A computed fold for a 1421-nucleotide RNA from an uncultured prokaryote, annotated as small-subunit ribosomal RNA.
RNA sequence: AACGAACGCUGGCGGCGCGCCUAACACAUGCAAGUCGAGCGAUUAAAGCUCCUUCGGGAGUGUAUAAAGCGGCGGACGGGUGAGUAAGGCAUAGAUGAUCUGCCCUAAAAUGGGGGAUAGCUCAGGGAAACUUGGGUUAAUACCGCGUAAGCUGAACAAUUUAAUGUUUGUUUAGUAAACUUCGGCCGUUUUAGGAUGAGUCUAUGUUCGAUUAGCUAGUUGGUAAGGUAAUAGCUUACCAAGGCUCCGAUCGAUAGCUGGUCUGAGAGGAUGAUCAGCCACACUGGAACUGAGACACGGUCCAGACUCCUACGGGAGGCAGCAGUGAGGAAUUUUGCGCAAUGGGCGAAAGCCUGACGCAGCGACGCCGCGUGGAGGAUGAAGUCUUUCGAGAUGUAAACUCCUGUCAGUGGGAACGAUAGUGACAGUACCCACAGAGGAAGCACCGGCUAACUCCGUGCCAGCAGCCGCGGUAAGACGGAGGGUGCAAGCGUUGUUCGGAAUUACUGGGCGUAAAGCGUACGUAGGCGGUUGGUUAAGUCGAAUGUUAAAGUCUGGGGCUCAACGGUAAAAUUGCCAUUGAUACUGAAGAGCUUGAGUACAUUUGAGGUAAGCGGAAUAUGUAGUGUAGCGGUGAAAUGCAUAGAUAUGACAUAGAACACCUAUUGCGAAGGCAGCUCACUAAGCCAUUACUGACGCUCAGGGACGAAAGCGUGGGUAGCAAAACAGGAUUAGAUACCCUGGUAGUCCACGCCGUAAACGAUGAUAACUCGCUGUUGGCAAUAUACAGUCAGCGGCCAAGCGAAAGCAUUAAGUUAUCCACCUGGGGAGUACGGUCGCAAGACUGAAACUCAAAGGAAUUGACGGGGGCCCGCACAAGCGGUGGAGCAUGUGGUUUAAUUCGAUCAUACGCGAGGAACCUUACCUGGGCUUAAAUGCAGAACGACAGACUGGGAAACCAGUCCUUCUUCGGACGGUCUGCAAGGUGCUGCAUGGUUGUCGUCAGCUCGUGCCGUGAGGUGUCGGGUUAAGUCCCAUAACGAGCGCAACCCCUAUCGUUAGUUGCCAGCGGGUCAUGCCGGGGACUCUAACGGGACUGCCACCGUAAGGUGAGAGGAAGGUGGGGAUGACGUCAAAUCAGCACGGCCCUUAUGUCCAGGGCUACACACGUGUUACAAUGGCCGAUACAAAGGGCAGCUACCAGGUGACUGGAUGCUAAUCUCUAAAGUCGGUCUCAGUUCGGAUCGAAGUCUGCAACCCGACUUCGUGAAGCUGGAUUCGCUAGUAAUCGCAUAUCAGCCAUGAUGCGGUGAAUACGUUCCCGGGCCUUGUACACACCGCCCGUCAAACAAUGGAAGCUGGGGGUACCUGAAGUCGGUCGCCGCAAGGAGCUGCCUAAGGUAAAACUAGUAACUGGUGUU
Repeated sequence: AACGAACGCUGGCGGCGCGCCUAACACAUGCAAGUCGAGCGAUUAAAGCUCCUUCGGGAGUGUAUAAAGCGGCGGACGGGUGAGUAAGGCAUAGAUGAUCUGCCCUAAAAUGGGGGAUAGCUCAGGGAAACUUGGGUUAAUACCGCGUAAGCUGAACAAUUUAAUGUUUGUUUAGUAAACUUCGGCCGUUUUAGGAUGAGUCUAUGUUCGAUUAGCUAGUUGGUAAGGUAAUAGCUUACCAAGGCUCCGAUCGAUAGCUGGUCUGAGAGGAUGAUCAGCCACACUGGAACUGAGACACGGUCCAGACUCCUACGGGAGGCAGCAGUGAGGAAUUUUGCGCAAUGGGCGAAAGCCUGACGCAGCGACGCCGCGUGGAGGAUGAAGUCUUUCGAGAUGUAAACUCCUGUCAGUGGGAACGAUAGUGACAGUACCCACAGAGGAAGCACCGGCUAACUCCGUGCCAGCAGCCGCGGUAAGACGGAGGGUGCAAGCGUUGUUCGGAAUUACUGGGCGUAAAGCGUACGUAGGCGGUUGGUUAAGUCGAAUGUUAAAGUCUGGGGCUCAACGGUAAAAUUGCCAUUGAUACUGAAGAGCUUGAGUACAUUUGAGGUAAGCGGAAUAUGUAGUGUAGCGGUGAAAUGCAUAGAUAUGACAUAGAACACCUAUUGCGAAGGCAGCUCACUAAGCCAUUACUGACGCUCAGGGACGAAAGCGUGGGUAGCAAAACAGGAUUAGAUACCCUGGUAGUCCACGCCGUAAACGAUGAUAACUCGCUGUUGGCAAUAUACAGUCAGCGGCCAAGCGAAAGCAUUAAGUUAUCCACCUGGGGAGUACGGUCGCAAGACUGAAACUCAAAGGAAUUGACGGGGGCCCGCACAAGCGGUGGAGCAUGUGGUUUAAUUCGAUCAUACGCGAGGAACCUUACCUGGGCUUAAAUGCAGAACGACAGACUGGGAAACCAGUCCUUCUUCGGACGGUCUGCAAGGUGCUGCAUGGUUGUCGUCAGCUCGUGCCGUGAGGUGUCGGGUUAAGUCCCAUAACGAGCGCAACCCCUAUCGUUAGUUGCCAGCGGGUCAUGCCGGGGACUCUAACGGGACUGCCACCGUAAGGUGAGAGGAAGGUGGGGAUGACGUCAAAUCAGCACGGCCCUUAUGUCCAGGGCUACACACGUGUUACAAUGGCCGAUACAAAGGGCAGCUACCAGGUGACUGGAUGCUAAUCUCUAAAGUCGGUCUCAGUUCGGAUCGAAGUCUGCAACCCGACUUCGUGAAGCUGGAUUCGCUAGUAAUCGCAUAUCAGCCAUGAUGCGGUGAAUACGUUCCCGGGCCUUGUACACACCGCCCGUCAAACAAUGGAAGCUGGGGGUACCUGAAGUCGGUCGCCGCAAGGAGCUGCCUAAGGUAAAACUAGUAACUGGUGUU
């Protein structure tokens, strides 16, 4: 785009078309083929007229006529259907020299004279009926003789002409005709010739699929003779011959009416064959003939069968695939209508009769076409609805409203054409006029992309959608609803089917190295294709023109229905076929030449080419007798095994079989498979050089036959070795029917015969030609040499053009061409099943379908990954030191418990984390009691002069109740609270809606950009390479050149010096003073303080290096190669963490999930884990004495000092808002004691008594004193930190804080080590490279069994059908043949009989379909 459609929703009108696609299933009822009295006999109702009448009626007449009969014509047309049919069909073009043709037309001639019957009728009979029997009688355009007749038919002869079997003419001979009539021929009849129409037959070409159908055929193919037909012919019969068809697809099977056309398509094609038209076939199924001009006959006959109906059971009747209609089937297809008015048909002289053909109407949006459902104006942009950022926006000029119009429908009236005499079903229709009134007339689908059209709500991987991709798991433009929009519109969607897009079967117009696809290889038949030069021919080819290509249809022009659909007309086209004619370049054909393709000969040469025979040495094994002694062998390590009965090892001799080191390689040979010691015999091939010869002899190759690794099979030999199947043992392992080891049989070897496959690979068919170069190598040539160069034939490497999706190929093409062959058409199922062929078997070859998926695949890219490689780094390992894991306690977590034990954090990157302070508060949790606005703020309104406060009562408190007290004013109001409304409030949910912040990889060295260049592109280059560095740090090189974020540096602290400054800090010198003290005057020297500077840069030297840079117990320097430390964290990753810090979208709660209060809980405790702390002791504990910090803090504070207390602390008192006062060290050092023990270690736990903070220490604080004195004697597997002022060890301070569960965190200083060979290994990381089937990226992907469900399918004992063939039996009707008896004057007939045959029966096979216990694999989940 289309449709004979169906279904869903909806539906105003008209025109023109179309309407059982299924059951060629069965059919009730009515109608669809009759007509002619001008062929015939006989008969009849009514009107009219005439006559008669008993007035009831009767008779006659009648060119009038009903039913039936004889006869003629028509029932072979018209109408229906598509079962059968792959060719007795159809289409196109021919032939008929092989034919027929009623009615019709033209022409010629004729129409004389006879006969006997039979329907009907009548009489009698049978039967239920259908129907039928016998006697009598009768007519014809019914039937039969006779006469006449040719231009008719048959036979014979002669001539003529044709390509031809024939045509034409003549002669002789035989045969054959008629129907009447009104006598007019206007009607007929007979014979003949011709025409027209219709039909028969034959020929050529074309006409679906299957080879898993390869052979078929006995009347089969041909001939002769006869028969038969309208006519040719094996059409039929007899005889003779053995042919005929077939890979250009016979036979068989499946499917199917064919065509003009129709739909689609640019076309070529593909699909289709409704309506209309041509042909064919069929008429319940099968067979058969009759009649006839024509049939083997839809509404005829006979027979058989199935079915239905009637029956008196004896017999009969029927055939809608005609028009309506019914049932059934189905998703589905109409009225038992009107009329012969028109057109057409039959009969008739005609009037006319008949006509479900036809003309019309009805039903159906089934299709096509046309029209309408109103038009103009109308903003404050109404209301409603929807959205919203709450401002508004959308629906929307849409509506309302105002003014108009009248198509269609409605009502009333008129009224055709079709009909040029009469006749109108349609139809009072089309059309015309009038009337009234916007009145009666819009839906359907869609809105994620493809694809025009977007938002809200609901739902929450549910419900659902879906053509493909795919939507839906709480913010869905995809589901459902709504608003809005888009598209089409009396329709719109869905489903089905066809073509297109699809160059996705490729003729036009595809491919085959890696995506599917080159046969394993060569030979070769048919076939296809084929070098060069003349001439001939004209088959192919090209041109011209004739005929045909039915009509309709398509296209074009103008024209008719108001337009259009539709219809009429003209023209074009119909690309095809037949015959005619012309041209001759190319192809073909036959023929004549040529030498360049191909081949042959002569002369060399090359090689693991092949076959057969012989020979050789090394190695191995075994045997023999020695030497010799305890192991050998084997592995990652072992064991099995061998060995004191003497192995392994070693020398000698002997035997056996198999394979041939070095030479040996991008080597050589061969068609491929393949071929390797040496020699000989036979044999094949290639190359090169030179002439000579043949003269296209060529190339390719479906079928075909041949060769064809390894393994395997058969028969017979042989057997040393083996990474040797099977098998045995030992190991490994969770297991190990494996990998490893020790053994070991087939096998490997030989001969003969099979098999016929391989990643049989260059994953690249063969042949020929052409197309830049460089380089290596093998063989030959000239001329002797591998000097060099050349040339031919091979074998390799690199590259240009070109090709290619790319990677790549590139004179050995995957380039450009030609010819031929093989093969491919999404993945799986499956190289499977079935069938067939081959094979001893294994199996090979050929080779599907159902079903299932939306991919499978190629090449390349970027990442990621690897028990891949290279380089490098890091407390990563190693080397060390100290810990963890065992004990007690502290703390966090899990779990459990609980009314609650609030919440979050969960590998590294949660667990002394949020929390840098849970007794109340905090607090979010629980129990109980209250409030409904507590606190803050704003607006509006109302009333008020309160509220607050104090007191009293209740209460656990919050709170409730009561009492007292209670403004200012210029009178406008202000102020204040109370009440009401709107805003609130929520530590309720979502960190997977977010912002912000943070952790980690990682302080790792990376991450990118611009321009250029390369690539079809993803992308690459830069950023790689060689060095170097802590570093993508720098240097060199370079299709890259530059730049950015990172690195480094800039910043801070610290180490050194200088300058400036000198208080609260300092005190060397001077002076004063004290028991003593920078205490005082002074001082700036020093320390220190805190501001500014210097200093370090591989700068200098030596060596190495092009450079960057490196090395140095070099110099100098406080410091040396980043001096040490901090801050600083690239692009990004983990949907990492946090809605409970804060902010914020959405959702949820609103007398509660808000808020207030009391008490409880977060502190529970069988248990498990993390992080710490204290220890286990003598490098120690305890006692006494004694020395030295830094950094911080302090007024609701730190507190000197004095006093009290054993002590925590208390009572006084002073200084300090701080370099001024104050809080302040411990390890250490000196001395004493303890003496290895559960202790003078260790301090848990518990008891008692206290101190302090605080409203309050019960749950649940810290500290002090006295007493008690648990586990623990250095900790399994494992695991953590640390490279120097570090680890270890020692104390101090601070934040939070009333106090403190702090052993935590953050800082500070004191004392102060050991070790690093080194980068093999573990972990993590960086760069380059490589493989990849991974991309959620190896915690990936993914294979097979087993278990379960479902689906389709193969096999299968058997069971049930189907069509076809064969053989035999039986054999209706009927044609043909035969026939003395019966009938008939005759023609002929009846009866009987022979052949053939439908249906039926029997039998054995084959094919095919369905089903099936059981069974096999396959697919999906």
The RNAcentral record of the sequence draws on ENA.